[in-house]
RNA sequence: UGAAGUCGCGCCGGGAGAGAUCGGCCGUUUCCUGAAAUGGAGGCAGGCCGGCGCCGAAGGAGCAACCGCCCCGGAAACUCUCAGGCAAACGGACCGCGCGACUCGU
Numbered sequence: 001u002g003a004a005g006u007c008g009c010g011c012c013g014g015g016a017g018a019g020a021u022c023g024g025c026c027g028u029u030u031c032c033u034g035a036a037a038u039g040g041a042g043g044c045a046g047g048c049c050g051g052c053g054c055c056g057a058a059g060g061a062g063c064a065a066c067c068g069c070c071c072c073g074g075a076a077a078c079u080c081u082c083a084g085g086c087a088a089a090c091g092g093a094c095c096g097c098g099c100g101a102c103u104c105g106u
Stems, first nucleotide, its partner, number of pairs: 001105002004103008013095002019052001021051006027044006053086003059082001060080003066074002
């Protein structure tokens, strides 16, 4: 000095899929009776737990082709669904931009 790679950080950046499902408890709220709810009837994108159904793009696992001469091994946006998720928000593989470190080339 150059662009390439890896990693990390940042951005009012982009970013998919699948439950307005059932039950219990709690919370909250409306209505009814009543002098008075502690009684009765409902509501909630509310919280937790469980059932059933479903999704794949945190993470994890697997390997036919492929790479690796063979063995062994590596590996995807494929497969699985352990984990995670199924309004929005959050998160989110990956992509874009910026900065930094390391590697590489000249």
The RNA shown here (Glycine riboswitch aptamer) has 106 nucleotides and comes from Nitrobacter sp. 62-13. It was read from a public genome assembly, where an Rfam model found it.